[in-house]
RNA sequence: AAUCAACGCUGGCGGCGUGCCUAACACAUGCAAGUCGAACGCGACUUUCCAGCAAUGGAAAGUUGAGUGGCGAACGGGUGAGUAACACGUGGGUGACCUACCUUCGAGUGGGGGAUAACGUCCCGAAAGGGACGCUAAUACCGCAUAACAUCCUGCCUUUGAACAGGCGGAGAUCAAAGCCGGGGAUCGCAAGACCUGGCGCUUGAUGAGGGGCCCGCGGCGGAUUAGCUAGUUGGUAGGGUAACGGCCUACCAAGGCAACGAUCCGUAGCCGGCCUGAGAGGGCGGUCGGCCACACUGACACUGACACACGGGUCAGACUCCUACGGGAGGCAGCAGUCGGGAAUUUUGGGCAAUGGGCGAAAGCCUGACCCAGCAACGCCGCGUGAAGGAUGAAGUUUUUCGGAAUGUAAACUUCACAAGAAUGGGAAGAAUAAGUCGGGGUUAACACCCCCGAUGAUGACGGUACCAUUUGUAAGCUCCGGCUAACUCCGUGCCAGCAGCCGCGGUAAUACGGGGGGAGCAAGCGUUGUUCGGAUUUACUGGGCGUAAAGGGCGCGUAGGCGGCGCAACAAGUCACUUGUGAAAUCUCCGGGCUUAACCCGGAGCGGUCAAGUGAUACUGUCGUGCUAGAGUGCGGAAGGGGCAACUGGAAUUCUCGGUGUAGCGGUGAAAUGCGUAGAUAUCGAGAGGAACACCUGCGGCGAAGGCGGGUUGCUGGGCCGACACUGACGCUGAGGCGCGAAAGCCAGGGGAGCGAACGGGAUUAGAUACCCCGGUAGUCCUAGCCCUAAACGAUGAAUACUUGGUGUCUGGAGUUUUAAUUCUCCGGGUGCCGUCGCUAACGUUUUUAGUAUUCCGCCUGGGGAGUACGCACGCAAGUGUGAAACUCAAAGGAAUUGACGGGGACCCGCACAAGCGGUGGAGCAUGUGGUUUAAUUCGACGCAACGCGAAGAACCUUACCUGAACUAGAAUGCGAGGGAAGAUUACCUAAUAGUAAUCGUCGGGCAACCGACCCAAAGCAAGGUGCUGCAUGGCUGUCGUCAGCUCGUGUCGUGAGACGUUGGGUUAAGUCCCGCAACGAGCGCAACCCCUAUUAACAGUUGCUAACAAGUAAAGUUGAGAACUCUGUUAAGACUGCCGUUGAUAAAACGGAGGAAGGUGGGGAUGAUGUCAAGUCAUCAUGGCCUUUAUGUCCAGGGCUACACACGUGCUACAAUGGACGGUACAAAACGUCGCAAUCUCGCAAGAGUGAGCUAAUCGCCGAAAACCGUUCUCAGUUCGGAUUGAAGUCUGCAACUCGACUUCAUGAAGUUGGAAUCGCUAGUAAUCGCAGAUCAGAAUGCUGCGGUGAAUACGUUCCCGGGUCUUGUACACACCGCCCGUCACAUCACGAAAGUAGGUUGUACUAGAAGUAGCUGGGCUAACCCGCAAGGGAGGCAGGUUACUACGGUAUGAUUUAUGAUUGGGGUG
Repeated sequence: AAUCAACGCUGGCGGCGUGCCUAACACAUGCAAGUCGAACGCGACUUUCCAGCAAUGGAAAGUUGAGUGGCGAACGGGUGAGUAACACGUGGGUGACCUACCUUCGAGUGGGGGAUAACGUCCCGAAAGGGACGCUAAUACCGCAUAACAUCCUGCCUUUGAACAGGCGGAGAUCAAAGCCGGGGAUCGCAAGACCUGGCGCUUGAUGAGGGGCCCGCGGCGGAUUAGCUAGUUGGUAGGGUAACGGCCUACCAAGGCAACGAUCCGUAGCCGGCCUGAGAGGGCGGUCGGCCACACUGACACUGACACACGGGUCAGACUCCUACGGGAGGCAGCAGUCGGGAAUUUUGGGCAAUGGGCGAAAGCCUGACCCAGCAACGCCGCGUGAAGGAUGAAGUUUUUCGGAAUGUAAACUUCACAAGAAUGGGAAGAAUAAGUCGGGGUUAACACCCCCGAUGAUGACGGUACCAUUUGUAAGCUCCGGCUAACUCCGUGCCAGCAGCCGCGGUAAUACGGGGGGAGCAAGCGUUGUUCGGAUUUACUGGGCGUAAAGGGCGCGUAGGCGGCGCAACAAGUCACUUGUGAAAUCUCCGGGCUUAACCCGGAGCGGUCAAGUGAUACUGUCGUGCUAGAGUGCGGAAGGGGCAACUGGAAUUCUCGGUGUAGCGGUGAAAUGCGUAGAUAUCGAGAGGAACACCUGCGGCGAAGGCGGGUUGCUGGGCCGACACUGACGCUGAGGCGCGAAAGCCAGGGGAGCGAACGGGAUUAGAUACCCCGGUAGUCCUAGCCCUAAACGAUGAAUACUUGGUGUCUGGAGUUUUAAUUCUCCGGGUGCCGUCGCUAACGUUUUUAGUAUUCCGCCUGGGGAGUACGCACGCAAGUGUGAAACUCAAAGGAAUUGACGGGGACCCGCACAAGCGGUGGAGCAUGUGGUUUAAUUCGACGCAACGCGAAGAACCUUACCUGAACUAGAAUGCGAGGGAAGAUUACCUAAUAGUAAUCGUCGGGCAACCGACCCAAAGCAAGGUGCUGCAUGGCUGUCGUCAGCUCGUGUCGUGAGACGUUGGGUUAAGUCCCGCAACGAGCGCAACCCCUAUUAACAGUUGCUAACAAGUAAAGUUGAGAACUCUGUUAAGACUGCCGUUGAUAAAACGGAGGAAGGUGGGGAUGAUGUCAAGUCAUCAUGGCCUUUAUGUCCAGGGCUACACACGUGCUACAAUGGACGGUACAAAACGUCGCAAUCUCGCAAGAGUGAGCUAAUCGCCGAAAACCGUUCUCAGUUCGGAUUGAAGUCUGCAACUCGACUUCAUGAAGUUGGAAUCGCUAGUAAUCGCAGAUCAGAAUGCUGCGGUGAAUACGUUCCCGGGUCUUGUACACACCGCCCGUCACAUCACGAAAGUAGGUUGUACUAGAAGUAGCUGGGCUAACCCGCAAGGGAGGCAGGUUACUACGGUAUGAUUUAUGAUUGGGGUG
């Protein structure tokens, strides 16, 4: 896009079309084929006339019934079962034919005969129907006459390839007929009539038109898992039969005919014009309309007839239905309506012959479910309408909202205007042409009758009072969609549920995807869905595809059919081309024009359409035939190379075995071992022998072969390729479906052989296991002969052949040239075999004269993945198995090449307290602290590998506090606005657990003259709250981590189809993408470094609260004082370090190494500083914030409790285990920080914690503040101790409203574990580790934690193999949620389709036999017999009928096969979850 459609929702009108696709299932009822009296007789009725009184009889005319007869019924209408066929289409043939009615032209139409239905009488039967006897007519039937130009026989001529054709003849034979209806002037006749004339009919010829039969070429389905089929089969002769040719049929003879260009068989199917689709070529379809065919309940058969083997005829058989008196009968809707049934599904038991057409008839007319109309159905196409214009306070309502608004929306209301349908009233078609008749004219005729023709006039409408016109009134929108494809977005609900879905996919609490609302988009009396077809799909590729790696080259050759084929000349004209003619029905389609108001629709004209046929012409190309040529191909001659093949003979090295000698304890084997061998003498070594297999070095991307493949040497036989120069043949060629042959290894069969190796097997190891890898043994086999098998990653994953198309460089093998000779060397010409590479090609990778380039020819093969190279069938094979080779079902992918990452028990390079080298710890103990777990009313919450766990928490007794229990409040505990009231506030009482609450008393602020204002308190209503409730996976901000690792990017350009790449890689170097060099890159940015701070040195300046060298004073002592500005120090400002200098190395670079100088040397040391990004990392409980939840509670307040629990497990620490120590005594030296809600000196008291007192200090001034380790001395002497200090008891101190749960400290007493810590694991590279103390934040109090400060002060680093982490390059990848990835098979369960299976049940069909209805033909016909003949007659003859029989034959029967379908206990694999 389309549809003979169906389903869902909805539905106003008209026009034109269409309407059982399924059960060719079964059918009630009605109708669908009759007509003619001008062919005939009879009956009935009516009218008129005649006779009769009447009954009645007769005549005429008309109507009508059945019958005889004629014509029709073979058309028209239906259906598509069968049919793969001359059925259909197209073009031919008929010299092999037929044709009723019709046209035209001839001839004729004479004279006789015998019957019969109807009818009548009788009989049988339930009926259908039948029988006997009798009567009768014809355009019914039968002889006779006449007759040829007809038929048969025959002669000649013409056409032809050929005569059965045409023409001219001949002798004989054979064959016709029917009448009917009008008119009539003469003549004849009593009349009828004769006669004349017209029409119709009949007979016989010819002819045309239309129709039909038969034959032929070509064309149009699938299957080879159907490969052979055929006995009337193929042909001939003769005969029969037919309208006609013909094995159509019969007899005889011959043995043919068809088939890979697909016979036979199986499946499917009516064919075409056309219809749908498509740019076309094609593909699909064959409904309506038209042509042809076939069929008419199923099967068979003939009759009649011009035509049938006959839809509404017949006979028989079968199935089914109906009637029946049970004896017998009847029937055939695939005609129109209609019914049942089937189905998703398809209409009225309508009107009319008015029109068109058909049958009959002279006609009137009759018949016509053909047809024309109407009805039903949105089933389709087309057209129309449901209003148009104006209308903003942008009404109300609804939806949404950032609460301001926005949308629906000019939409509505409202105003003006205009009316498809329907209803009412009035009017009202076209479709109708003409017939009979009448009038006029003409023809025929003897004629003015009759008849015929022309003109005029002249009935008839089913639809239908319909279309149409006028007036009045007046009604009508839905469906689907809105994530992308694809036009159209929001709110609510739901929460991987419910659901959606054409594909991708949506839904797990913010769903534009589900459901609803609003809004929007599209189409519109329809809109969607489903089914089907074509398109897109160049996705079967003719137009118009491919095969190295995506699916796809046969394992290789020889060769049959076939296909294709070099250079000339001549002929032909099959292909080809041109022109002409014929045909290609109509309708359809296209164009033009016309008619319905338009369109659909209809009409007229033109065009289009063939692999068609005939004729004429052309001859380039192809072809055919003839004749030549030598460039393809081949033969001969001369050479060279070679693991080419087959056979025979032969050689040495090595392994093993046997024998002998020497010799002694091991050998062998492995990662390490063990099994194994060996004192019965191994291994090792020497000598001799046996036997089998394979041929080291040479050996080479070297050679040969078609491929598989081929390797010691010699000989014989033999194939192929190559080179050179000539001669010869003359296209002999290429490819190759089938076919034939060859074909590694393994395997099979038979016989040999068997050294080594070695499936299976045994043993030892390894391992969780180890039916493996490793080791010790070892059988088939490996080898030979003869024969099978026939497959491989049989690979260059690349079929064969030919021609052409830039190059470079090796190698093997021939030849030529050059050089004076000499070529292995140099140059060139061939043939093979490699590498690199231009153009081109390719998706890319790659390929590239050895093509995957450009072309040609031929063959093979492919068409998504899985199922599956499986099943079934067939063929081959001894078997193993091989060849050929599906489907159901299932998935939305499977696959190729390349890219970026990530990863690797891949590689290279480099770095890091990463390892190593060291020092000290943790892990064991006790305690502290955090976490898990458990417990609990609650033990609030968060953090979970590194990167949670002395973390948030720089400090939980109350508070904090978020948790629990209990008791209270509800616009609330807090904030802002706030009418109003009151200063604020203080005290007391009651109650209480509570300053939660109640009551009372006291009190009266500041400014301003005042109004009033301001601070503070109470506080109604309202606006507004509150939440440490949830979601860190909705977020901001902040933070951790990789990682202070050296990386991460961009612009322009270049390369690539692209993803991307280059830059950023490479060579060096660095701590560094730091720098240098090179380079299709050139630059730039964020990072690195530097700039900043502290520290190490110096200088200048400043000089108090700090300092004190000199001078002076002074003290018990003391920068205490004067003074000084030198020093230290404090602070400010500067200097200094840059690989700057020298040398060596390096590439003349960057840089490295060494050195000098220097306080400091190669970033001097430390800090701050954290790129792009990763981890949905952490945090909604710092804060902020969307959404959700909550509002007498999840909010607020208060008391008490809990966060401090305790069998246990882990992390982080402290203290120790002691003598490098403990205790006691003495003595010395810091830095930094802090202090008025504070630090606190001094003095007194206390053993002490501390208390009292309170100088000084808002700090370089005073205080904290006696630093400790260290050092000096004494003691302890290796013990669970004079170590260690837990725990516990008692007594205290301090802070605080309050130390019970639950603080710190002091004193006395107590004195636990612990004697250096398993596996494992952590930190540290220098002022570092270790060790020692001091201070600060938080804080009322409460550090072993944290953050800082200084004192003392080491050891070690060979080095980068390994562990961990990281960086760069490279490589592989089936990973991309990225190795914590991906993924294989069994088993278990569920489910689906398929295969096998003892069988079972059907369908179709072959063969053999049997049987044989009706019918036809032959034979017979003793029974019967009107027409003709003979006969006076009887009778006979000819002819015929019944009956019988033979042949053919339907439905059947028996037997045995084939094929196909369904089903089947059980079983096999497969798919999905």
Molecule: small-subunit ribosomal RNA
Organism: uncultured Acidobacteriota bacterium